[in-house]
RNA sequence: GCGCCCGUAGCUCAGUUAGAUAGAGUAGUGCCCUCCUAAGGCAAAGGUCGUAGGUGCAAUUCCUACCGGGCGCG
Numbered sequence: 001g002c003g004c005c006c007g008u009a010g011c012u013c014a015g016u017u018a019g020a021u022a023g024a025g026u027a028g029u030g031c032c033c034u035c036c037u038a039a040g041g042c043a044a045a046g047g048u049c050g051u052a053g054g055u056g057c058a059a060u061u062c063c064u065a066c067c068g069g070g071c072g073c074g
Stems, first nucleotide, its partner, number of pairs: 001073007010026004029043004050066005
């Protein structure tokens, strides 16, 4: 330099292929339980979906460029 893949909650990852309400587990927080703690139960909260632009009534999803990471080729 070229090609491919990945980037979504503090962390690990779904969802995208077929555009229409953003989710799970875990961690943290509050409550219950307990003499106390752990474990267990319940609840709420937590997201500019890497950045910018484009298409479109509507974009995490499609297109383009860029940024970061990984793999391969030279």
Annotation
The prediction has a mean pLDDT of 82. Transfer RNA from a Candidatus Pacearchaeota archaeon, 74 nucleotides, folded computationally. Lineage of the source: Archaea > Nanobdellati > Candidatus Pacearchaeota. It matches the Rfam family "tRNA". Rfam classes the family as a transfer RNA. The RNAcentral record of the sequence draws on ENA.